[in-house]
Context: one part of a larger RNA
RNA sequence: UUGGGCGUAAAGGGUCCGCAGGCGGCCCGACAAGUCUUUUCGUUAAAUCCUGGUGCUCAACAUCAGGACUGCGUGAGAAACUGUCAGGCUAGAGGCUGGGAGAGGUACGUGGAAUUGCCGGUGUAGCAGUAAAAUGCGUUAAUAUCGGCAGGAACACCAAAGGCGAAGGCAACGUACUAGAACAGUUCUGACGCUCAGGGACGAAAGCGUGGGGAGCGAAGGGGAUUAGAUACCCCCGUAGUCCACGCUGUAAACGAUGGAUGCUAGGCAUUGGGAGUAUCGACCCUCUCAGUGUCGUUUAACCAAGCUAACGCGUUAAGCAUCCCGCCUGGGAACUACGGCCGCAAGGCUAAAACUU
Numbered sequence: 001u002u003g004g005g006c007g008u009a010a011a012g013g014g015u016c017c018g019c020a021g022g023c024g025g026c027c028c029g030a031c032a033a034g035u036c037u038u039u040u041c042g043u044u045a046a047a048u049c050c051u052g053g054u055g056c057u058c059a060a061c062a063u064c065a066g067g068a069c070u071g072c073g074u075g076a077g078a079a080a081c082u083g084u085c086a087g088g089c090u091a092g093a094g095g096c097u098g099g100g101a102g103a104g105g106u107a108c109g110u111g112g113a114a115u116u117g118c119c120g121g122u123g124u125a126g127c128a129g130u131a132a133a134a135u136g137c138g139u140u141a142a143u144a145u146c147g148g149c150a151g152g153a154a155c156a157c158c159a160a161a162g163g164c165g166a167a168g169g170c171a172a173c174g175u176a177c178u179a180g181a182a183c184a185g186u187u188c189u190g191a192c193g194c195u196c197a198g199g200g201a202c203g204a205a206a207g208c209g210u211g212g213g214g215a216g217c218g219a220a221g222g223g224g225a226u227u228a229g230a231u232a233c234c235c236c237c238g239u240a241g242u243c244c245a246c247g248c249u250g251u252a253a254a255c256g257a258u259g260g261a262u263g264c265u266a267g268g269c270a271u272u273g274g275g276a277g278u279a280u281c282g283a284c285c286c287u288c289u290c291a292g293u294g295u296c297g298u299u300u301a302a303c304c305a306a307g308c309u310a311a312c313g314c315g316u317u318a319a320g321c322a323u324c325c326c327g328c329c330u331g332g333g334a335a336c337u338a339c340g341g342c343c344g345c346a347a348g349g350c351u352a353a354a355a356c357u358u
Stems, first nucleotide, its partner, number of pairs: 003330004007312002012326001014202004021195003025089003029085003033082002035078003039075001041073003049067007092192001093189003096185003104178007111155001116150007126137002163170002207248006216242002221237004259325006267296011307314002331358003340351004
């Protein structure tokens, strides 16, 4: 619980789709539900309150008359705004056509370098490792070197402040299937839109289930060192895992610690994609423009904005100026907990207190 807030103080949901709900472009007409009125009538008990009078010698108090207050109903009227209905429009949104960009996704196939293992050749006593060592490997021939074979995983250079994707994320090459965005044309529809509780889908790594695979790396574990100790850091090994298929899990500093949409508010520089112009035989260059990605934006005489912010900083990719919708916060600890519920094979996840304490 009004309000004030959510980059870093508590606070943006991990991301998207989307029903209900909320909100919604321009013009014309109708209706009159919302809305509005020196509007009609009724009601709004009495007391209380206000105004004026009257009665207690005054006052408090009492009493009479009128009024007010707050809403409700009813009739009349208004039609700007909201709404409803009807008609129209094209600036929002969507479709169509065209040529381009991209590690966007899925599946299948292919390639070379390297590590490791195995086979064969050459060759002999060391190799490996560290701050130094040792464990370890090696005369049953290692390391080194040459040739061959096997297997798994990852794709050097290109590579960039670069690109794509809603986010997670995506990088060798080819093919097939497939999604989205930008630009240009201005051809069509005619508000079809925005957001979204609940719901659904996707969701790194680790982990789980079944089956495969296993080169390198490597939790656990074993050993060697270090050390007072060393359940570590360093070294030698090494199981799960890492990889594939299918099914779960549903978390993260899932971060820009910044929800989405729309409009408005100086610029400079760089870069990616598209278009137009200029130029040219044609391109490059140059100029303009649309969409994205970055960066600077403050003192001095001048360029080096305005604005916002507690400051740091943000600054047309806003944290500026506004509107709409959703999520969330309300001192610290107890507590990303208990209990209950839902989900999960489990691990656990989601939702989420209190006593007490400070």

A computed fold for a 358-nucleotide part of an RNA from a Candidatus Uhrbacteria bacterium, annotated as small-subunit ribosomal RNA, central domain. Its mean pLDDT, the model's own confidence on a scale to 100, is 83. Lineage of the source: Bacteria > Bacteria candidate phyla > Candidatus Uhriibacteriota.